[in-house]
RNA sequence: UCUUAUCAAGAGAAGUCGAGGGACUGGCCCGAAGACACUUCAGCAACCCCGCGAGCAGCGGAAGGUGCUACUUCCUAAAGGAAUCUUUUCCUUUACAGAUAAGA
Numbered sequence: 001u002c003u004u005a006u007c008a009a010g011a012g013a014a015g016u017c018g019a020g021g022g023a024c025u026g027g028c029c030c031g032a033a034g035a036c037a038c039u040u041c042a043g044c045a046a047c048c049c050c051g052c053g054a055g056c057a058g059c060g061g062a063a064g065g066u067g068c069u070a071c072u073u074c075c076u077a078a079a080g081g082a083a084u085c086u087u088u089u090c091c092u093u094u095a096c097a098g099a100u101a102a103g104a
Stems, first nucleotide, its partner, number of pairs: 001104007012041005020030003026075002042069003047065002049061004073097001078094004083089001
């Protein structure tokens, strides 16, 4: 980089550091009562994995490889549709982008 699948559920403490962080736009939030990040421990989930099974169904498990543990991927951006109708607002669908897993 490409392909496929998933993204409304779930799960936090301690230590170190010290100013930005939630990818990007606009918003809305988090943050010196210490965020973000890193380390340790704990936990969640069940993609890979293990068992049952005819099975790429389904059920169960959690040792190992990842992942995750503020806010729906925090909302949103592009296009379409519905309501209201004046730009607006609100609802909804799809796409794009992103994240994670497995494979190439």
Molecule: SAM riboswitch aptamer (S box leader)
Organism: uncultured Exiguobacterium sp.